[in-house]
RNA sequence: CGGGUUGUAGCUCAGUCUGGUAGAGUACCUGAAUGGGGUUCAGGUGGUCGGAGGUUCGAAUCCUCUCAACCCGA
Repeated sequence: CGGGUUGUAGCUCAGUCUGGUAGAGUACCUGAAUGGGGUUCAGGUGGUCGGAGGUUCGAAUCCUCUCAACCCGA
């Protein structure tokens, strides 16, 4: 320098191909069961989807640029 993969909730990830209300587990908070803890059950909080711009009625999703990590090639 060229190519590829990944980036979404505190953490681990799905959703992208086929644009249409942002999700799961875990963690955290509250309540119940227990003398308390652990544990189980119920409910709840939490993310403008790495950043910027564009297309579109509408973008995590499509296009362009860019940042970070990793891999391959030169």
A computed fold for a 74-nucleotide RNA from a Fibrobacterales bacterium, annotated as transfer RNA. The coordinates come from a structure-prediction model, not an experiment, and the mean pLDDT is 83. RNAcentral holds the sequence, with entries from ENA. Rfam family: tRNA. Rfam links the family to the GO term triplet codon-amino acid adaptor activity.